[in-house]
This is a predicted complex of two RNAs, RNase P RNA and transfer RNA, with 442 nucleotides together. It holds a member of the Rfam family "Bacterial RNase P class A". By type it is a ribozyme. Rfam describes the family as follows. Ribonuclease P (RNase P) is a ubiquitous endoribonuclease, found in archaea, bacteria and eukarya as well as chloroplasts and mitochondria. The coordinates come from a structure-prediction model, not an experiment, and the mean pLDDT is 79.
């Protein structure tokens, strides 16, 4: 130099005008309170300063707030699913272990339990789960056919033994080698694989071999019901508070006190004492929730690492028909996915193009 | 912005402990009629929204994604 792989950043620059949403602040006028100073409000105006993202996105998970018992008991449902640790919490992440892929750096993995119970398994195939005999191989016979002088061979029949070989299927009850046998078979033996105990090394997961047993019994599925451990109360800022306005505080049904409702599986507890549904009326105006929060940076201890604690620094959109922009010059590599709407962790998806580091492979020159 | 369904033949829909996917209607061939419609018969037509993933096998079970559709304020 190419080739690949893993982190971590950027996400069009600058310059003018003229806009829009908020905060701060001066001035003018106006209305409220107030003997007055003065406060508040509301319009107009003038300066200051700040104004979308890495996913603001799907809304897939957790958490926080809020309200309903300071969320309570049992069933019934849902979630996780090697192991240890992080954290408010997680279906998150970090470190290990087993497996897979890849020459490697590295990357995936819903990875508990079918040696507790139920089920499933189309088609093919003799047989699909307490294994099976279709073709093969083997012997046997008061059987029958053929040959042959007989002995005997051969075929076919019957009742049988065989899981080595062939086939089928996605899967067929361990491999290899010797003996063994009428053929054969873990039927016995050696290796090897494999279960199960102990042992050592690890916090465990798990791993090892020069241990001991067991001839092997426990094929496949739990993203099939299920068992087992931990976890989970429901609703969601259109959650809740507070003013203003308005009107037929109307009609129908329903359930009534061993009952309704809050309560959005159920029962039960607990509060409350009329509510629920539908039709029909009104009013769709304002403040608050609202943005300093497990926040960001920088540095230090500790720890492999997630992350913790400790100091010091920063001020960084809060709209509500919804701002965050449009024009212009100018430079370049010519600008992609995409824009808040209670906030936060995470996760997944979408993303031109650029940078800057560890690290693998190969090959070429010094 | 928050909450909740759907996607199978051109159309309207079925389709459960996962095994080769159906109805009606349309539309096409043939018969019937002088023709047409009605009727009778008989064929077609499906990557079950898209991609992974589990499984011998997936419309079905997981997961991500696209597309539609639907609900919501206060007061009496």
């Nucleotide at each position: 130099c190419g080739a690949g792989u893993c982190a971590g950043c950027c996400g069009g620059g600058c310059a003018g005008u003229u806009g829009c949403u908020g905060c701060c602040u001066g001035u003018u006028a106006c209305c409220u309170u107030g003997c007055a100073a003065a406060a508040g409000g509301u319009a107009a105006u003038g300066g200051g300063g700040a104004g979308a993202g890495g996913a603001a996105a799907g809304u897939c998970c957790g958490g926080g707030c809020u309200c309903c018992a300071u969320a309570g008991a049992g069933c019934a449902g849902g979630a996780u699913g090697c192991c240890a640790g992080g954290u408010a919490a997680c279906c998150c992440c970090u470190g290990g272990g087993g497996g897979a892929u890849g020459u490697g750096a590295a990357u995936c993995c819903a990875c508990g339990g079918c040696a507790a119970g139920u089920g499933c398994a189309a088609c093919a195939g003799a047989a699909a789960a307490u294994a099976a005999a279709c073709c093969g191989c083997c012997g046997g016979c008061u059987a029958c056919c053929u040959c042959g002088a007989a002995a005997g061979a051969g075929g076919u029949g019957c009742a049988g033994g065989u899981a080595a070989g062939g086939g089928u299927g996605a899967a067929a009850u361990g491999g290899u080698g010797c003996g063994g046998u009428a053929a054969g078979a873990g039927c016995g033996c050696a290796c090897c694989g494999c279960g199960c105990g102990a042992c050592u090394g690890g916090u465990a997961a798990c791993a090892g071999g020069a241990c001991g047993u067991g001839g092997c019994a426990a094929g496949g599925u739990a993203a099939a019901c299920c068992c087992c451990a931990u976890c989970c109360g429901g609703a969601g800022c259109a959650a809740g508070g507070c003013c203003a306005a308005a009107u037929a505080g109307g009609a129908a049904u329903c359930c009534u006190a061993c009952g309704g409702u809050g309560u959005g599986g159920c029962u039960c507890g607990c509060a409350c004492u009329g509510g629920g549904u539908u039709c029909g009326g009104g009013u769709a105006g304002g403040c608050u929730g609202c943005u300093a929060g497990a926040a960001g940076c920088u540095c230090g201890u500790g720890g492999u690492g997630a992350c913790a604690c400790g100091a010091g620094u920063u001020g960084u959109a809060g709209a509500u028909g919804a701002a965050u922009a449009a024009c212009u010059g100018u430079c370049c590599u010519c600008g992609a996915c995409a824009a808040a709407a209670c906030c936060c962790g995470g996760c997944u998806u979408a993303c031109a193009g650029g940078c800057u580091g560890g690290c693998u492979c190969a090959a070429u020159u010094u | 912005g928050c909450c909740g369904g759907a996607a199978u033949a051109g159309c309207u829909c079925a389709g459960u402990c996962g095994g080769u996917a159906g109805a009606g209607c349309a539309g096409c061939u043939c018969a019937u009629u002088c023709g047409u419609a009605a009727u009778g018969a008989g064929a077609a037509g499906g990557u079950c929204g898209u991609a992974g993933g589990u499984u011998c096998g997936a419309u079905u079970c997981c997961u991500a994604u696209u597309u539609c559709c639907g609900g919501c304020a206060c007061c009496a």